Description:
Predicted 3D model of a 100-nucleotide RNA (Glycine riboswitch aptamer) from Sphingobium fluviale. The model forms 90% of the base pairs in the Rfam consensus.

[in-house]
């Protein structure tokens, strides 16, 4: 110095599935009041999604056991207008590691 692997930060991209039903309780507006309208919404019920995290393992790796492991499976957690979040991908900067 160029690439390789890992990590951090920044920027860009980034899927799926409910604006479901009910509803304690606040809030706003109107009204003397009773009450009316709007919106928020704990909790409950039903349906659904997989790409935070988590769990599982047929092939595969591993000589066997044990074990590892996906974008597969599960759906505990999470999510189901938008916003947000988001595995993962690209770029930039920096750090670390093993070689050349």
């Nucleotide at each position: 110095g160029g690439g390789c692997a890992g990590g951090a930060u920044g920027c860009g991209g980034g899927a799926g599935a409910g604006c479901g039903c009910u509803g304690a309780g606040g809030c706003c507006g109107g009204g003397c009041a009773a009450c009316c309208g709007g919106g928020c919404g704990a909790g409950g019920c039903c349906g659904c999604c997989g790409a935070a995290g988590g769990a599982g393992c047929a092939a595969c790796c591993g000589c066997c056991c044990c074990g590892g492991a996906a974008a597969c499976u599960c759906u505990c957690a999470g999510g189901c207008c938008a916003c947000a979040g988001g595995a993962c991908c690209g770029c930039a900067u920096c750090c670390u590691g093993a070689a050349c």